[in-house]
Context: one part of a larger RNA
RNA sequence: AGUGAACGCUGGCGGCGUGCUUAACACAUGCAAGUCGAACGGAAACAGCAGUGCUUGCACUGGCUGUCGAGUGGCGAACGGGUGAGUAAUGUAUAGUUAAUUUGCCUCUUAGAAAGGGAUAGCCAUUGGAAACGAUGAUUAAUACCUUAUAUUCCUAUUAUUGUAGUGAUAAUAGGGAAAUGCUUUAUUGUGCUAAGAGAUAAGACUAUAUGGUAUCAGGUAGUUGGUGGGGUAAGAGCCUACCAAGCCAAUGACGCCUAGCUGGUCUGAGAGGAUGAUCAGCCACACUGGGACUGAGACACGGCCCAGACUCCUACGGGAGGCAGCAGUGGGGAAUAUUGGACAAUGGGCGAAAGCCUGAUCCAGCAAUACCGCGUGUGUGAAGAAGGCCUGAGGGUUGUAAAGCACUUUCAAUUGGGAGGAAUACCUGCUGAGAUAAUAUCAGGCAGAUUGACAUUACCUUUAGAAGAAGCACCGGCUAACUCCGUGCCAGCAGCCGCGGUAAUACGGAGGGUGCAAGCGUUAAUC
Numbered sequence: 001a002g003u004g005a006a007c008g009c010u011g012g013c014g015g016c017g018u019g020c021u022u023a024a025c026a027c028a029u030g031c032a033a034g035u036c037g038a039a040c041g042g043a044a045a046c047a048g049c050a051g052u053g054c055u056u057g058c059a060c061u062g063g064c065u066g067u068c069g070a071g072u073g074g075c076g077a078a079c080g081g082g083u084g085a086g087u088a089a090u091g092u093a094u095a096g097u098u099a100a101u102u103u104g105c106c107u108c109u110u111a112g113a114a115a116g117g118g119a120u121a122g123c124c125a126u127u128g129g130a131a132a133c134g135a136u137g138a139u140u141a142a143u144a145c146c147u148u149a150u151a152u153u154c155c156u157a158u159u160a161u162u163g164u165a166g167u168g169a170u171a172a173u174a175g176g177g178a179a180a181u182g183c184u185u186u187a188u189u190g191u192g193c194u195a196a197g198a199g200a201u202a203a204g205a206c207u208a209u210a211u212g213g214u215a216u217c218a219g220g221u222a223g224u225u226g227g228u229g230g231g232g233u234a235a236g237a238g239c240c241u242a243c244c245a246a247g248c249c250a251a252u253g254a255c256g257c258c259u260a261g262c263u264g265g266u267c268u269g270a271g272a273g274g275a276u277g278a279u280c281a282g283c284c285a286c287a288c289u290g291g292g293a294c295u296g297a298g299a300c301a302c303g304g305c306c307c308a309g310a311c312u313c314c315u316a317c318g319g320g321a322g323g324c325a326g327c328a329g330u331g332g333g334g335a336a337u338a339u340u341g342g343a344c345a346a347u348g349g350g351c352g353a354a355a356g357c358c359u360g361a362u363c364c365a366g367c368a369a370u371a372c373c374g375c376g377u378g379u380g381u382g383a384a385g386a387a388g389g390c391c392u393g394a395g396g397g398u399u400g401u402a403a404a405g406c407a408c409u410u411u412c413a414a415u416u417g418g419g420a421g422g423a424a425u426a427c428c429u430g431c432u433g434a435g436a437u438a439a440u441a442u443c444a445g446g447c448a449g450a451u452u453g454a455c456a457u458u459a460c461c462u463u464u465a466g467a468a469g470a471a472g473c474a475c476c477g478g479c480u481a482a483c484u485c486c487g488u489g490c491c492a493g494c495a496g497c498c499g500c501g502g503u504a505a506u507a508c509g510g511a512g513g514g515u516g517c518a519a520g521c522g523u524u525a526a527u528c
Stems, first nucleotide, its partner, number of pairs: 001527001003525001005524005012375004017370001018368002020333001025331003029328003034075003039072002042068002046066003049062006082286003091211008101203002106199007114148004124137005154176009182191002212258003219249003224246008261283004265276004288309005311322004339365001341364003347361001348359004378408004388399004412469001414464001417461002422455001426451001428449005435443002472517005477498003483512005493500002
């Protein structure tokens, strides 16, 4: 000097940050990922409408409309959020390579979308089980699924031409491979579908260098090092496999052991360095422990699946359920770390044509002097140098202009009323619409109007009243700013170091006085 601090004493206000460093210990409860009816069959709930019945305000019927539980289907759930256990290199940082690769949604370009089919959930019926969850039969739809046709600069193989450092590029031949013309709408609109090319974005793989301690770890290694054939991947490779060869790494520290997420940064320091990796940002790894794949553009998937294990819970004992290192919260551990809050108003994300829905991301509020910054706790005057306290050489000195008194001010807090901005380029309605269009449908664009704020009793301004509501903590032997008295008597005690205390203690305890900092002040801890 600084801290994600803690402890002791004390504590007025505001702004702005931060807040389990320990048990990656175990978790009650609620919420944290849904959405689309403009893909589909439909109708459990709510509302409306229509019809029927009549007891006249109720019942029944009808998906008819708005909508919509459960279900099929699509997209999302691989993002966002958490944690740092593992990892000394399959990581990270920097610079490169990919002629060895993939990339949903998005943008641009080209071409297409032909002919057919069989199921299945739901619903219904029967039925098993305590439950979780099923079984059988009948029946139905699709942008769900399948077959056939056609197709290029796509894929595979061969050949030719050409080129590179290199495994590249082009052409021909043979073989192979698509689709939903669906939804919307009066509509040729809009939006989807298929193939191919380019881009953007995102990712995979590889190379070099750097990135802790230890030699009281010196040899290590058999898929090990290389080759050939085969397999595998989006893709190179012992990545895997069969065979062959015997290599490969190592005192420039292999191998082993211990420790550790890495970085931008942060702290300190004149710098060089040293220490560190909370918050914020990038990358990595993990999701009760271990293993595995499925789906998918993307996962070997925190709030998905399967297996094994430990633990907890339910059970009718046959069998089942669960995973807070998401946000709150609980127990435990600990010197120690907050609310089971509000809102989607803004920013952003998912879905949707949109309205909109969801969003513990986020924005806010609450708690904590935990850090930093700012403000206040009055101002002027006032000598009878009051009283009281303390000291005294008893004259006085000091506290001390301090108080009282007198004259003022009103920040902040309290109180009264008003009141921005975060919100318009959003969304809705109307008008226009010269551009697109056959079209005054609709869309792009323009104008006008109305609507939307969790925070919030906002910031800020203003009214009223009155000095009114607001100062402590440590120290005073030297280092080190600040001294006397009383008590104690090597006791009680102090102490960072030197050292104080055994009867006149400026060093212990109290008092008066003083010094330093101040809503804080000290102590402890670890760092430079």
Molecule: small-subunit ribosomal RNA, 5' domain
Organism: uncultured bacterium